[in-house]
RNA sequence: GCAGAGUAGAGGCCGGCGCGUUAAGUGCCAUGUGAACGGGGAGUUGUCACGUGGACGAAAAGCAAGACUUGCGGUGCCGGCUUCGCAUCCCGCUGC
Numbered sequence: 001g002c003a004g005a006g007u008a009g010a011g012g013c014c015g016g017c018g019c020g021u022u023a024a025g026u027g028c029c030a031u032g033u034g035a036a037c038g039g040g041g042a043g044u045u046g047u048c049a050c051g052u053g054g055a056c057g058a059a060a061a062g063c064a065a066g067a068c069u070u071g072c073g074g075u076g077c078c079g080g081c082u083u084c085g086c087a088u089c090c091c092g093c094u095g096c
Stems, first nucleotide, its partner, number of pairs: 001096004009084010019073003028054008039091004060070003
């Protein structure tokens, strides 16, 4: 000098257990607080979590009427597979 590996995390699919269907949640906007961001250091206008406010907004059906079942929701958590992947900067690691 060239090439490469590795994190948090994110997307998709599948499975399990829940929640809602009396509309919470998800998604969008504003704002506040906090956290994390390859092995080391720095670290954002990016990411995530939570709080507050705002706008928008939905699929129910079967039934023995008890529940339950089947659906529905850009629904929550966990697991599996898979894809992407340090914002960026410096150093380090592996191979040549």
Predicted 3D model of a 96-nucleotide RNA (THF (Tetrahydrofolate) riboswitch aptamer) from a mouse gut metagenome. Model confidence (mean pLDDT): 75 of 100.